Transfer RNA from a bacterium, 71 nucleotides, folded computationally.
[in-house]
RNA sequence: AGGGCUAUAAUGUAAUGGUAGCAUUAAGGUCUCCAAAACCUUCCGUCCAGGUUCGAAUCCUGGUAGCCCUG
Numbered sequence: 001a002g003g004g005c006u007a008u009a010a011u012g013u014a015a016u017g018g019u020a021g022c023a024u025u026a027a028g029g030u031c032u033c034c035a036a037a038a039c040c041u042u043c044c045g046u047c048c049a050g051g052u053u054c055g056a057a058u059c060c061u062g063g064u065a066g067c068c069c070u071g
């Protein structure tokens, strides 16, 4: 320099263009003599900027970051 892949909550991981879900973590509660476990509830997220669309995590364009391949 060229090509490819990936980016979603504190962490991991889903989501046919149509309410962003699950698990762990965290907080509160029930239970318990106390604690752990279990159960219930709550909180937090689509890398950035545009475009298409009634509607974008998803499609298109550009950028950023990481990884891989070629040289």
Base pairs, nucleotide, nucleotide: 001070002069003068004067005066006065007064010024011023012022013021018054026042027041028040029039030038047063048062049061050060051059
Its mean pLDDT, the model's own confidence on a scale to 100, is 81. Rfam family: tRNA. About the family: Transfer RNA (tRNA) molecules are approximately 80 nucleotides in length.